[in-house]
């Protein structure tokens, strides 16, 4: 060449049969505190890796591509 698997918020990772794109950490506001850490409460944060294509709707299906990790050689 081939052959699996995986790319989603700052990092790490859910998403069922295609039907509101979420957790935890962490970041910022605020309460608590004599003050911090810790705990409560709230909030930003996402062109789901890229191009198309199928649907009334695509993180999901299809089709090229690009980058990672594994296998075979």
């Nucleotide at each position: 060449a081939g052959c699996g698997g995986g790319a989603u918020a700052g990092a790490g990772c859910a998403a069922u049969u295609g039907g509101c794109a979420g957790c935890u950490c962490g970041u910022c506001g605020g309460g608590c505190c004599c003050a911090u850490a810790a705990c409560c409460c709230g909030a930003a944060g996402g062109u789901u890796c890229c191009a198309g294509g199928u649907u009334c709707g695509a993180g999901u299906c299809c089709u090229g591509g690009u980058c990672c990790c594994g296998c075979a050689a």